[in-house]
RNA sequence: GCGCCCGUGGCACAAUUGGAUAGCGCGUCGGCCUCCGAAGCCGAAGGUUGUGGGUUCGAACCCCGCCGGGCGUAC
Numbered sequence: 001g002c003g004c005c006c007g008u009g010g011c012a013c014a015a016u017u018g019g020a021u022a023g024c025g026c027g028u029c030g031g032c033c034u035c036c037g038a039a040g041c042c043g044a045a046g047g048u049u050g051u052g053g054g055u056u057c058g059a060a061c062c063c064c065g066c067c068g069g070g071c072g073u074a075c
Stems, first nucleotide, its partner, number of pairs: 001073007010026002013023001019057001028044005050066005
């Protein structure tokens, strides 16, 4: 350089090949419990889905550029 795959809260992942309030676990914060913690139970905050455009009535999902990561390949 070329080919393929990936990028979604702090972390790890979902979202049935476009339908609309983007979920789950861990973590964080608050409460209950406890003499105090841990564990357990209850609740809450936190995402403009890497980025810039395009298509569409509608995009995390489709198309193009760019950025980053992984794998393969080559004198």

Description
Model confidence (mean pLDDT): 80 of 100. The RNA shown here (transfer RNA) has 75 nucleotides and comes from Roseimaritima multifibrata. The RNAcentral record of the sequence draws on ENA. Its Rfam family is "tRNA". The family's RNA type in Rfam is transfer RNA. The organism belongs to Roseimaritima, within Bacteria.